[in-house]
Molecule: c-di-GMP-I riboswitch aptamer
Organism: Candidatus Brocadia sp. WS118
RNA sequence: AUUUGAUAAAGGUAAACCCUGAGUAAUCAGGGGGCGCAAAGUAAUAGGGUCCUUUGUAAGGGUUUAUUGCAAUACGCCCUUAUAUAAGAAAGACAGCCUUACUGCCAAA
Numbered sequence: 001a002u003u004u005g006a007u008a009a010a011g012g013u014a015a016a017c018c019c020u021g022a023g024u025a026a027u028c029a030g031g032g033g034g035c036g037c038a039a040a041g042u043a044a045u046a047g048g049g050u051c052c053u054u055u056g057u058a059a060g061g062g063u064u065u066a067u068u069g070c071a072a073u074a075c076g077c078c079c080u081u082a083u084a085u086a087a088g089a090a091a092g093a094c095a096g097c098c099u100u101a102c103u104g105c106c107a108a109a
Base pairs, nucleotide, nucleotide: 002109003108004107005106012037013036017032018031019030020029021028022027035096041102042101043100046099047098048097049094050093051092052088053087054086056083057082058081059080060079061078062077063076065074066073067072
């Protein structure tokens, strides 16, 4: 220097969940916590993918108004689900989804 590796040593990190704060949201930061991780270190302006917001359509539910004896119908508004296109210029979020790039402890060959 290269390759391989977690069952070793010294360590590192920290899922779900809870509390506080920020954000429309995905999510992020701090504290607790510990599922795991041999790169679960960094990069989202390297490439895919998943998710969020706005927008169109369809279905279901609720509701104002009008007609009306009840119900029902019509328009508008709100919520949920499915699906499709485009945008995010304060260039939406995710590196513990994958590839890639860079860096890194130890051991063996």